[in-house]
Context: one part of a larger RNA
Molecule: large-subunit ribosomal RNA, domain VI
Organism: Candidatus Brocadia sp. WS118
RNA sequence: UGUACGAUAUUUGAAGAGAUCUGUCCUUAGUACGAGAGGACCGGGAUGGACGUACCUCUGGUGCACCAGUUGUCGUGCUAACGGCAUAGCUGGGUAGCUAUGUACGGAAAGGAUAAAUGCUGAAAGCAUAUAAGCAUGAAGCCUACUCUAAGACGAUAUAUCGUUUUCCAUUUAUGGAAGAGAGACACCUUGAAGACUACGAGGUUGAUAGGCCAGAGGUGUAAGUGUAGUAAUACACUAAGCUGACUGGUACUAAUAAGUCGAAAAG
Repeated sequence: UGUACGAUAUUUGAAGAGAUCUGUCCUUAGUACGAGAGGACCGGGAUGGACGUACCUCUGGUGCACCAGUUGUCGUGCUAACGGCAUAGCUGGGUAGCUAUGUACGGAAAGGAUAAAUGCUGAAAGCAUAUAAGCAUGAAGCCUACUCUAAGACGAUAUAUCGUUUUCCAUUUAUGGAAGAGAGACACCUUGAAGACUACGAGGUUGAUAGGCCAGAGGUGUAAGUGUAGUAAUACACUAAGCUGACUGGUACUAAUAAGUCGAAAAG
């Protein structure tokens, strides 16, 4: 900007894209077949490989500051306790998120038309012939089927719902112009398992959107201080403590205030 009023939801599917893989074992059955050696079709079941999609319950990884330990040095007057710097100083763990080597699932089944091939009936040509008329079987291939996109598919789909009112000016009296205004949208703001920006999603006081706070989960591993024991290092008790980023639930304390912009008829 179009889809001959303007919107909000939900849709149909022309068309396009993706996927399409395969092994081994058991059984049927040591059966059919074969002198024997050997050894099936068809059908049923189990379990893998590679590839793909999604996810983080489990197993792990990471987790730039969540917890603890610890070295050197400087600082807070000193002790103690802390803080800075040293690759995040180093080391041991680790929530959320992200992730694979982890987990789950997938390529199943079916239909149609066929290729090579195999047939039925059957003449031309009293026979024969799958072919000339007619009919049938037949592939990981083709068209469907499965997953996703999809009405700019200009052939611009469909369904449901919402809105459609007033004033002024000019004149050719029915048109033109202007302003307000509806459903709704935008902008702005709080933001997100969404994200380069944009877009998309949640929310804006009739509110749990983010922060804070409260409670919990998870993590770390028993804080500081005091007391007791010991010459002391240290140990024990209060103490499963203390601290705690992203997680869960709650709570208007803080910030989403107020104001704004756009937005309608050829109902023929």